Predicted 3D model of RNase P RNA and transfer RNA as a complex of 399 nucleotides. It holds a member of the Rfam family "Bacterial RNase P class A". Rfam links the family to the GO terms tRNA processing, ribonuclease P activity and dimeric ribonuclease P complex.

[in-house]
RNA sequence: UGAGCUGGCUGGGUGACGGCCGGUCCGGUUCGCCGGACUGGAGGAAAGUCCGGACUUCAUAGGGCACGGCACCUGGCGCAAGCCAGGGCGGAGCGAUCCGACGGAUAGUGCCACAGAAAACAAACCGCCUCGGCAACGAGGUAAGGGUGAAACGGUGGGGUAAGAGCCCACCAGCGAUUCGGGUGACCGGAUCGGCUCGGUAAACCCUGCUGGAAGCAAGGCCAAAUAGGGAGGGGUUGAGGUGGCCCGCUGACCCUCCGGGUAGGCCGCAUGAGCUAAAUCGUCACACAAAGACAGAAUCCGGCUUAUAGGCCAGCUCAAAUC
RNA sequence: GCCCUCGUAGCUCAGAGGUAGAGCACCUCUUUGGUAAAGAGGAGGUCACGGGUUCGAUUCCCGUCGAGGGCUCCA
Numbered sequence: 001u002g003a004g005c006u007g008g009c010u011g012g013g014u015g016a017c018g019g020c021c022g023g024u025c026c027g028g029u030u031c032g033c034c035g036g037a038c039u040g041g042a043g044g045a046a047a048g049u050c051c052g053g054a055c056u057u058c059a060u061a062g063g064g065c066a067c068g069g070c071a072c073c074u075g076g077c078g079c080a081a082g083c084c085a086g087g088g089c090g091g092a093g094c095g096a097u098c099c100g101a102c103g104g105a106u107a108g109u110g111c112c113a114c115a116g117a118a119a120a121c122a123a124a125c126c127g128c129c130u131c132g133g134c135a136a137c138g139a140g141g142u143a144a145g146g147g148u149g150a151a152a153c154g155g156u157g158g159g160g161u162a163a164g165a166g167c168c169c170a171c172c173a174g175c176g177a178u179u180c181g182g183g184u185g186a187c188c189g190g191a192u193c194g195g196c197u198c199g200g201u202a203a204a205c206c207c208u209g210c211u212g213g214a215a216g217c218a219a220g221g222c223c224a225a226a227u228a229g230g231g232a233g234g235g236g237u238u239g240a241g242g243u244g245g246c247c248c249g250c251u252g253a254c255c256c257u258c259c260g261g262g263u264a265g266g267c268c269g270c271a272u273g274a275g276c277u278a279a280a281u282c283g284u285c286a287c288a289c290a291a292a293g294a295c296a297g298a299a300u301c302c303g304g305c306u307u308a309u310a311g312g313c314c315a316g317c318u319c320a321a322a323u324c
Numbered sequence: 325g326c327c328c329u330c331g332u333a334g335c336u337c338a339g340a341g342g343u344a345g346a347g348c349a350c351c352u353c354u355u356u357g358g359u360a361a362a363g364a365g366g367a368g369g370u371c372a373c374g375g376g377u378u379c380g381a382u383u384c385c386c387g388u389c390g391a392g393g394g395c396u397c398c399a
Stems, first nucleotide, its partner, number of pairs: 001320010013287006020041009043295001047306002050304005055216004062248004067212005072087006088102001089100004103207002108205002110201003125146002127142006154172006173197002175194008220268004230259006241251003261398002325395007334348004342379001350366005372388005
């Protein structure tokens, strides 16, 4: 100098003038409001609504099944979801560093198109070998070689054999059992034995462990107003309906559909310095500046996750080249 | 605000891991004096978009985007 990685911060400032929503106080008032002063007024994600909690309602929320969530280890925070620090294993990168839905395929079932002989208790297309046959060919043995495929039933060498093959042996790789050492642990390193060589897929069903009542502020509570608490059909004490889906258990007289009628208002829930009519938070000018320009706007509240984001600032680190 | 469903050809819909299909519409030809109907042939797809799992994704999973529907009082 160039390229990059990680963590953190910011997302506009000051002033003038004029508006918008809320609050307090003062003055006026024809009681409808009007004027003035002071003061509060979006975000890092307010978003998506993906998790969890508060809160509220639901038969008395009891049992089982089903369904869902979580899934390496240690420590910490947290009610939980989850987050933080350090570490293990696997993968990407020269590296800083990043990514991982990271339990089980040796519990069982399913699937693996096309190609290929064969896609999983195996299997013989070519080839190789033996036998029969003059030959074509037939019977048998063989997974070392060819070729196919995303994937072919360990690799190399030697022995062995009619030809071959873990059939046998040495070394290597993997797996399992036993065991030693290190580590709190995930796990790592080693020894011995066993020819054991067992394909992939669980974001297929499933199995294992832990765990979860359901619905949601349009929840729900109160007040006011108004009306015809009406009509038709169906079901129901031989149990309707309710209790998240099913069964049991509990409860026990209404329930469903259509037509018709009325009201379409307010308060609480709802915020101690944003706050609703589900409706406000802006505009112009000036100054400094390289320029003010990204994504986007609360609706019960809180904790996370995910996604979007112009530009700027700070710190640490890596790689390459050049110079000293 | 909360809850749910869907997105495949111009339109309406199938397909639910293995070469993307049907009906209507469109184009060409045959038939007719001409048109319709009928018959034959053909074209047309980012399976909404991005990422992941898998040998392989329209299909399974996650995330975005878009569309549609339901839920407000009394009796």